[in-house]
C1' cells in the first nucleotide's frame, strides 16, 4: 500500500428489515448472616462507532470515515 473481518450498558456478548434492543459479569437497594462471602429477589446503566443514502419503518441493507484485528507484498 491491497484484501478481507469486526465495532451493541463499565466488561464480555445474543440479536438476517417490524410492539419496550438480549443475556451474563460488575455496580446498586432488599433478605439471609454475629460478620463476610455464597445464595435469593429486585433496580441502574446502551443516543447500537460517526455522517449520509435505501426503505411505509435500519442495530440489521449500501457508501464513505474513523478505529481495532487478520492476511498479502
Nucleotide at each position: 500500500g491491497g484484501u478481507c473481518u469486526u465495532a451493541u450498558g463499565g466488561u464480555g456478548u445474543a440479536g438476517u428489515g417490524g410492539u419496550u434492543a438480549u443475556c451474563a459479569c460488575u455496580c446498586c437497594u432488599g433478605c439471609u448472616u454475629u460478620a463476610c462471602a455464597c445464595g435469593c429477589a429486585g433496580g441502574c446503566g446502551g443516543u447500537c462507532g460517526c455522517c449520509g443514502g435505501u426503505u411505509c419503518g435500519a442495530u440489521c441493507c449500501c457508501g464513505g470515515c474513523u478505529a481495532a484485528g487478520a492476511u498479502c507484498a

Model confidence (mean pLDDT): 81 of 100. Predicted 3D model of a 73-nucleotide RNA (transfer RNA) from Panagrolaimus sp. PS1159.